c-di-GMP-I-GGC riboswitch aptamer from Hydrogenophilus sp., 85 nucleotides, folded computationally. Model confidence (mean pLDDT): 87 of 100.
[in-house]
């Protein structure tokens, strides 16, 4: 550096429920496991979600990220074990 998740030590934690923060998306804590060989960290690029605020509309609604998602893809950094170079 590449490959892999059999071995060893293990790790994380979807949905859902309770509490809490938030306008929401969603976050945090506890319970709980669908899964994950980086499901560790980082919003740099793309994508997706929300629309408080702002704008448009008679109205129903529509547009918009400075908000969010790392368990959507890419990229960057770091890491246990085994095999190979």
């Nucleotide at each position: 550096c590449c490959u892999g998740a059999a071995u060893g030590g293990g790790g994380c934690a979807a949905a859902c429920c309770c509490g809490u923060c938030g306008a929401a998306a969603g976050g945090c804590g506890g319970g709980g496991a669908c899964g994950c060989a980086a499901a560790a960290u980082c919003a740099c690029c793309g994508g997706u979600c929300u629309a408080a605020g702002g704008g448009g509309g008679c109205g129903a609604c529509c547009c918009u990220a400075u908000g969010a998602c790392g368990g959507c893809g890419g990229g960057a950094u770091u890491g246990c074990c085994a095999g190979g170079u």
Taxonomically the source falls in Hydrogenophilus (Bacteria, Pseudomonadati, Pseudomonadota, Hydrogenophilales).